The part of an RNA shown here (small-subunit ribosomal RNA, central domain) has 350 nucleotides and comes from an uncultured Gammaproteobacteria bacterium. The coordinates come from a structure-prediction model, not an experiment, and the mean pLDDT is 90. The full RNA is in RNAcentral, with records from ENA, Greengenes and SILVA. It matches the Rfam family "Bacterial small subunit ribosomal RNA". Gene Ontology terms of the family: structural constituent of ribosome and ribosome.
[in-house]
Context: one part of a larger RNA
């Protein structure tokens, strides 16, 4: 390389957009690059293979044939692929009218709660634990009431509910804005799929500059526990958590399941849209469509399980795997302020 694979054994890039490339719907005509057939030339000889002959056989030598799977030229074929040409509408898209939604960005605003401050009532405890102690409190705490300050998060609604490519998104109002889906028509006419490089987004933690800081809380301090206790428990508490701008670029970034397309029994939920039926309405029932779940047949699977949201049956394109350790490490490159990220071995060893 061929081959075999990638839910859990090694293996799907965290997720988009998209360049090159690869692949690509129905049909008319042309062409003849790929493709197929014929002819001619060439493909040295020896060797290999087949078949004869010669050394007494054999090795060896020798005659003939085949083969040399290739290349070039030429003639022909036109189904398929390509190219050119004309057309089509089933893929894809546009227009019109609806619908649902924590989709994104910005601004404003609301109530509950914690903490703190002031005042008032009030008096000896409070707090905390398995039990305690550290801690707070007669300089009046805890508790209760009123008022105020400030930050962060949004109870109920709330739902294998919704939206988003993924990360993720949840009080309310307004402004700006992306996508999806449904119905009925009209239009464009293959405009499509995938996607090496590239480029953008990307939880938390972390980093830089400047703000902010109520609660929580790495580090740290103290109290306990213990043989010890650099922990688990308790009292405190700084970075951080929050905001703006810039970086980092990683996660069990998981459905551990790449994207797109087609086909292949059913049953029961649920969300959004459309249509029909009976019924005065709420509600009921049937069909359809886009999601989202549970079970289940065929089939698949080592089993577990998957099963129209496939891990079934197929096609296209990309990524990745090839015994364990060494090691996702060293060195080098690239990126980064750093932390580090990314790319990625070998010796040796079992």
């Nucleotide at each position: 390389c061929u081959g075999g694979g990638c839910g859990u054994a090694a293996a799907g890039c965290g997720c988009g957009c998209g360049u090159a490339g690869g692949c690509g719907g129905u049909u008319u005509g042309a062409u003849a690059a790929g493709u197929u057939g014929g002819a001619u030339g060439u493909g040295a000889a020896a060797g290999c293979c087949c078949u004869g002959g010669g050394c007494u056989c054999a090795a060896c030598c020798u005659g003939g044939g085949a083969a040399c799977u290739g290349c070039a030229u030429u003639c022909a074929a036109a189904a398929c692929u390509g190219u050119c040409u004309g057309a089509c509408u089933a893929g894809a898209g546009u227009u019109u009218g609806g619908u649902a939604g924590a989709g994104g960005g910005g601004a404003g605003u609301g109530g509950a709660a914690u903490u703190c401050c002031a005042c008032a009532u009030g008096u000896a405890g409070c707090g905390g634990u398995g039990a305690a102690a550290u801690g707070c409190g007669u300089a009046g705490a805890u508790a209760u009431g009123u008022g105020g300050a400030g930050g962060a998060a949004c109870a109920c609604c709330a739902g294998u509910g919704g939206c988003g490519a993924a990360g993720g998104c949840g009080g309310c109002u307004c402004c700006c804005u992306g996508g999806a889906u449904c119905a009925a028509a009209a239009c464009u006419g293959a405009c499509g799929c995938u996607g090496a490089g590239g480029u953008g987004c990307g939880a938390a933690a972390g980093c830089g500059u400047g703000g902010g800081u109520a609660g929580c809380a790495a580090a740290c301090a103290g109290g306990a526990u213990u043989a010890g206790a650099u922990a688990c428990c308790c009292u405190g508490g700084u970075a951080g958590u929050c905001c703006a701008c810039g970086c980092c670029g990683u996660a069990a970034a998981c459905g551990a399941u790449g994207a797109g397309a087609a086909c292949u029994a059913g049953a029961c939920g649920u969300u959004g849209g459309g249509g029909g039926g009976a019924a005065u309405u709420u509600g009921c029932u049937c069909c359809u469509u886009a999601g989202u779940g549970u079970c289940g047949c065929a089939g698949c699977u080592a089993a577990c399980g998957c099963a129209a949201u496939a891990a079934g049956u197929u096609c296209u394109c990309c990524g990745c795997c090839u015994g364990g350790g060494g090691a996702g490490u060293a060195c080098g490159g690239u990126c980064g302020c750093a932390a580090g990220a990314u790319u990625a071995a070998a010796a040796c060893u079992c």